[in-house]
RNA sequence: GGGGGCUUAGCUCAGUUGGUAGAGCGCCUGUUUUGCAAACAGGAGGUCGCGGGUUCGAACCCCGCAGUUUCCA
Numbered sequence: 001g002g003g004g005g006c007u008u009a010g011c012u013c014a015g016u017u018g019g020u021a022g023a024g025c026g027c028c029u030g031u032u033u034u035g036c037a038a039a040c041a042g043g044a045g046g047u048c049g050c051g052g053g054u055u056c057g058a059a060c061c062c063c064g065c066a067g068u069u070u071c072c073a
Base pairs, nucleotide, nucleotide: 001072002071003070004069005068006067007066010025011024012023013022019056027043028042029041030040031039049065050064051063052062053061
C1' cells in the first nucleotide's frame, strides 16, 4: 500500500424481503431470611462507531471517515 471480517445496553452477543430495538449475565427495588446468598416478582439502562445520501420510513441499502482484527504485498 491492497483485500476481507467486526463496531447494537455496563459485559458477551442476537436482530434479513427496510416498518415500535432484544436475550443472557450484571445493576436497582420488593417478597422471602436473624443476616447474606439463592429463588421469585417488578424496574432502570440504547443519538445501533461518526458524517452524508436513498426512501413515506434505515441497526438493515449506497458513499466517505474512524477504530479493531485478519490475510496479501